[in-house]
RNA sequence: AGAGUUUGAUCCUGGCUCAGGAUGAACGCUGGCGGCGUGCUUAACACAUGCAAGUCGAACGGUCCUUCGGGACAGUGGCGGACGGGUGAGUAACGCGUGGGAAUCUGCCCUUAGGAGGGGGAUAACGGUUGGAAACGACCGCUAAUACCCCAUAUGCCGAGAGGUGAAAUGAAAUUCGCCUGAGGAUGAGCCCGCGUCUGAUUAGCUAGUUGGUGGGGUAAAGGCCUACCAAGGCGACGAUCAGUAGCUGGUCUGAGAGGAUGAUCAGCCACACUGGGACUGAGACACGGCCCAGACUCCUACGGGAGGCAGCAGUGGGGAAUUUUCCGCAAUGGGCGAAAGCCUGACGGAGCAACGCCGCGUGAGGGAUGAAGGCCUCUGGGCUGUAAACCUCUUUUCUCAAGGAAGAAGAUCUGACGGUACUUGAGGAAUAAGCCACGGCUAAUUCCGUGCCAGCAGCCGCGGUAAUACGGGAGUGGCAAGCGUUAUCCGGAAUUAUUGGGCGUAAAGCGUCCGCAGGCGGCCUUGUAAGUCUGUUGUUAAAGCGUGGAGCUUAACUCCAUUUCAGCAAUGGAAACUACAAGGCUCGAGUGUGGUAGGGGCAGAGGGAAUUCCCGGUGUAGCGGUGAAAUGCGUAGAUAUCGGGAAGAACACCAGUGGCGAAGGCGCUCUGCUGGGCCAUAACUGACGCUCAUGGACGAAAGCCAGGGGAGCGAAAGGGAUUAGAUACCCCUGUAGUCCUGGCCGUAAACGGUGAACACUAGGUGUCGGGGGAAUCGACCCCCUCGGUGUCGUAGCCAACGCGUUAAGUGUUCCGUCUGGGGAGUACGCUCGCAAGAGUGAAACUCAAAGGAAUUGACGGGGGCCCGCACAAGCGGUGGAACAUGUGGUUUAAUUCGAUGAUACGCGAGGAACCUUACCUGGGCUUAAAUGUAGGACGACGAAACGGGAAACCGAUUCUCUCUUCGGAGCGGACUACAAGGUGCUGCAUGGUUGUCGUCAGCUCGUGCCGUGAGGUGUCGGGUUAAGUCCCAUAACGAGCGCAACCCCUAUCGUUAGUUGCCAGCGGAUCAUGCCGGGGACUCUAACGAAACUGCCGGUGUAAACCGAGAGGAAGGUGGGGAUGACGUCAAAUCAGCACGGCCCUUAUGUCCAGGGCUACACACGUGUUACAAUGGUUGGUACAGAGGGCAGCUACCUAGUGAUAGGAUGCAAAUCUCGAAAGCCAAUCUCAUUUCGGAUUGGAGUCUGCAACUCGACUCCAUGAAGCUGGAAUCGCUGGUAAUCGCGUAUCAGCAAUGACGCGGUGAAUACGUUCCCGGGCCUUGUACACACCGCCCGUCAAGCCAUGGAAGCUGGGGGUACCUGAAGUCUGUAACCGCAAGGAGCGGCCUAGGGUAAAACUAGUAACUGGGGCUAAGUCGAAACAAGGUA
Repeated sequence: AGAGUUUGAUCCUGGCUCAGGAUGAACGCUGGCGGCGUGCUUAACACAUGCAAGUCGAACGGUCCUUCGGGACAGUGGCGGACGGGUGAGUAACGCGUGGGAAUCUGCCCUUAGGAGGGGGAUAACGGUUGGAAACGACCGCUAAUACCCCAUAUGCCGAGAGGUGAAAUGAAAUUCGCCUGAGGAUGAGCCCGCGUCUGAUUAGCUAGUUGGUGGGGUAAAGGCCUACCAAGGCGACGAUCAGUAGCUGGUCUGAGAGGAUGAUCAGCCACACUGGGACUGAGACACGGCCCAGACUCCUACGGGAGGCAGCAGUGGGGAAUUUUCCGCAAUGGGCGAAAGCCUGACGGAGCAACGCCGCGUGAGGGAUGAAGGCCUCUGGGCUGUAAACCUCUUUUCUCAAGGAAGAAGAUCUGACGGUACUUGAGGAAUAAGCCACGGCUAAUUCCGUGCCAGCAGCCGCGGUAAUACGGGAGUGGCAAGCGUUAUCCGGAAUUAUUGGGCGUAAAGCGUCCGCAGGCGGCCUUGUAAGUCUGUUGUUAAAGCGUGGAGCUUAACUCCAUUUCAGCAAUGGAAACUACAAGGCUCGAGUGUGGUAGGGGCAGAGGGAAUUCCCGGUGUAGCGGUGAAAUGCGUAGAUAUCGGGAAGAACACCAGUGGCGAAGGCGCUCUGCUGGGCCAUAACUGACGCUCAUGGACGAAAGCCAGGGGAGCGAAAGGGAUUAGAUACCCCUGUAGUCCUGGCCGUAAACGGUGAACACUAGGUGUCGGGGGAAUCGACCCCCUCGGUGUCGUAGCCAACGCGUUAAGUGUUCCGUCUGGGGAGUACGCUCGCAAGAGUGAAACUCAAAGGAAUUGACGGGGGCCCGCACAAGCGGUGGAACAUGUGGUUUAAUUCGAUGAUACGCGAGGAACCUUACCUGGGCUUAAAUGUAGGACGACGAAACGGGAAACCGAUUCUCUCUUCGGAGCGGACUACAAGGUGCUGCAUGGUUGUCGUCAGCUCGUGCCGUGAGGUGUCGGGUUAAGUCCCAUAACGAGCGCAACCCCUAUCGUUAGUUGCCAGCGGAUCAUGCCGGGGACUCUAACGAAACUGCCGGUGUAAACCGAGAGGAAGGUGGGGAUGACGUCAAAUCAGCACGGCCCUUAUGUCCAGGGCUACACACGUGUUACAAUGGUUGGUACAGAGGGCAGCUACCUAGUGAUAGGAUGCAAAUCUCGAAAGCCAAUCUCAUUUCGGAUUGGAGUCUGCAACUCGACUCCAUGAAGCUGGAAUCGCUGGUAAUCGCGUAUCAGCAAUGACGCGGUGAAUACGUUCCCGGGCCUUGUACACACCGCCCGUCAAGCCAUGGAAGCUGGGGGUACCUGAAGUCUGUAACCGCAAGGAGCGGCCUAGGGUAAAACUAGUAACUGGGGCUAAGUCGAAACAAGGUA
């Protein structure tokens, strides 16, 4: 000192969270020692038991005991029980803190002055009688005092004085201790005052002894402290009163500090002592361990009556997450009494319990590599644990035992609870002693296994759905360590309440505007004062604590000693700049006057025309009106249209303008009256008169409300018509309130410049409105200067950016308002205002980790612009209807194996399922069919032959059989066993490889530079051009890469070379005929190398690139045609069943062998095709022309047989040699529009071929049969030229074939394209965005379900306080005839006050409640589609 978290990324705002420190703590796991501290924070709840305040016989009488010295004891009396100890309930107060003050008291103590003379009566104890259960008494009698009383005296006190009042105590033999009265001190206490001391205004008014005075009373003492009378005051926005909470302080914790929080232990003060009241005694109390009364509670009781108060120390119950021993001692310190010895002392000194905290120590040290074993991981090589261990050497803090043994004791002797403790010495033996948390990021530290959105984790972000560094365990690592984590709370970080030290255009935040009292702030000069301010001195701010320096316990914690500072308050001396105050002056701020001036400024009155609607009349006839299209509506009873006349109300076209005026709201025809403000000029007057403004007041759009008018048009509500799935809307036809006027309310708006008011300062350019001046002019204009207003661009500066920028969002000053995460909520409750509607003020519980601003890149838009594509259009032919073929879905099944599923699955994997294939099913078998290697190894086999069973696989049985040998054995082979194999089992969402698609679309990026805080931008945009990011120009960019193009192959032309198996022009030969033969290379062709095309030339346009031209030339012309070639990437696209591969799973089975079946099923639906529906045709006969391929288990000429499929012979060819072979076409004939001589399905019969085998389930042939179908709904597909259409041929796979498929080949061979509005897809630029999983996005509200907190509510139940009335204990004070007493006085009775109790009506506050309201939260509910794009009606 910061970090994580909003986003695809960025900057900012802003909250949440973390890292630190702390604690009287608690909980979990663990636990060796010592020192020093600390220990009911909750129930001021209730308390058993014991102890916590006694002492004095040297005050007194007496009783008892006695060692005869004395001692003990209840009572009277004295002193002390007002200290010490506890607690924090109450208290917001002179209670506390601090600093002062005057009207007081003060036992014991100190100093000082004086005094103590004389007398008297009683009473307890005790004795007797007696009551009661007890507690405790009653009566009679005796007695003493330092108990009590009287007289005397007195410095004193009171009084102006006269005068009055007023004391004592003795005891012992004596000093001495005591006693009384003054004065003073010390200590302690009481009282008063200034200042400070929590929250709430949703508490704004409070107060009758209240404020003051006089008389009286009362107190130690001032005082309404009390009382009578008089006056009407006193307090309060600088917060009274009321409500809530709370003991205050020194200090403590935290913080850099300022602050914030806190008030345990220690110390000072206060308050309280079961709850409430009261007094007595006393120096002191209204008294914790005293009294009286009332109340609650507990206990005893003989029921009549009594007793009690742990918030003292221990302890018990209870409450609680939680807090100790019913210990020892008065040895020390201190206290009470006493002359003293001494007694008492749960104060205190100690010990015990508790890791509760702080501090210290230890659990060993050195050596030790085969880097042991084990564990874990592994790429199988090794690595980690790890010098760690073992082992060797050493030490003994600690531990155990033994011995010695303190200080603390003052005070000469004696006296120690702690304690045989601390400490010292010796012995023994590494011996007795390590855990906890974490390891995804923040945050130091990683791997394996298990689990599989489960179990769980989590402080925040977030992990977990089969490869989890985040869950659980293991191993390892990191951190701290007798502790470690968690929880709770406080401060910090948080500048996140901002005095130090924040903001308000858009993030939360400027009141709608103005006026203005209080308040705050305030121009220039002079003089004075000294309140603020500055400075010196004095007093005080207890001790402890903190800081600094030292000292003592072995160190530290701890304790002790010394010492410093700021700052506060008070007193006093000084200074006079500033502020303030007082006095005097000034004119620049402000205002007044005078002269001008612009204006939709306001109010009232009068007038005007255009338009609209209505009424009357004329003309006129069938429609009008309205819409996307319609309909409702109006119209033959005459509309709309048009002309004339009349009525009414409202609004004022053009001018009109980022032009004017006004504080804002707002103001617009013309004229008149009244009236407010501004600006300019001038400088006559006043002389700071100013600025801002809480509370307050005024104004304040629209809508709305009240009363009365008015009502043309428009038009919420309402009605109707459309649209629609619906349409309570958008559109249309009507239409009421309202809109208008007068008077009165309301008081709010995106009342916005989203920008409070005032003043000053800080570059300019330019437009416009109002005024003035200069110059010029006859004048106007133009030009220059200036004041005021209103715009725009822009410098510095500011800002998160956008932007603002002399009209600031810049730089400063003053004052006011206002904000502090989102939601809940501008809601609830309360109050105020209002007729109401509602407005103002304005929370909390709960919930989320975000919500938000600006800008960036994409994507998207029923946004825009430009462009392209068989995308549309223009055409040709199809599909969709039929039958069949084939694939898919579905269904069925023992199985119908699996995969592919919008485009980008569906004649797809499969380029060929009868068995095999085959992965599926049923049944029968095997445990290894095959490969490889290692180890073991019976045995002489393995194997072969033939036999039996069986569907086969397989099983069973029989026979035969190695080599060498020294006979010991060796070699060879080798069943079998183990490891291993095997799996078309799972995961294409773990992967490689391959492929589809966008798309053969023109894009995708980089380096350096520049711009920006940054994400990013620029380059790649712009203007042209292209098929193209193709090229050119321009340009803060300059270059480059992957793509485009070209390079490659085929094809089109030509040349060269070569000439067999191809060719045959010319020459020769042979044949009925044929390159058949000799020969030839001319031609075709074959197959290698070249040439050729580049906008190269011409013309036009253009800066250029380029385009245009039926241009030239050329076989080919602008990419000649076709192919191969597929950028960065997208779809978790497809494939684990082609192959490979990680992980998981099966192992007498999910492996493997075999037979049979299935993949060929069939109410149905879809895709892709074939054949057709016929005459551009069918049938029959004749006849012509290809290319590319294939061929030895093959293709087969030719011959024969058969109607034919084919069969039997036979020949050539491993091929430019032999062979397989065209059809449409052409020439004829026939059919004549017919479900036919179209169409061929289906079925019957008979066959052929392949094959071990055609039943399920092959193809083909012949005869017979002759179904649907007569051109196909909505919809939809292909194709731009050798293309579509049409015709046949070949090949792969293959025994055969379900091929109408796929891939190729050639033959014949069209039509059309105006064009880019629209549909689909794509590219570039731009714009909006609340999208980024990116529109198949996001997202709103009702309803339904669950949970949570909360408002209202008939009521119900409490609580504290106030008021009124009744009653009223004890008690002080007071009054008083009867009774007592000689008297003083007492008893009794009365009065005032009063705790408590009761009654009553209200207010406040809390809990609860049928029902009810909204709110929040919750993967996959319902209905719609409101917002985000022009979000489809901005």
RNAcentral holds the sequence, with entries from SILVA.
A computed fold for a 1434-nucleotide RNA from a metagenome, annotated as small-subunit ribosomal RNA.
Its mean pLDDT, the model's own confidence on a scale to 100, is 83.
It matches the Rfam family "Bacterial small subunit ribosomal RNA".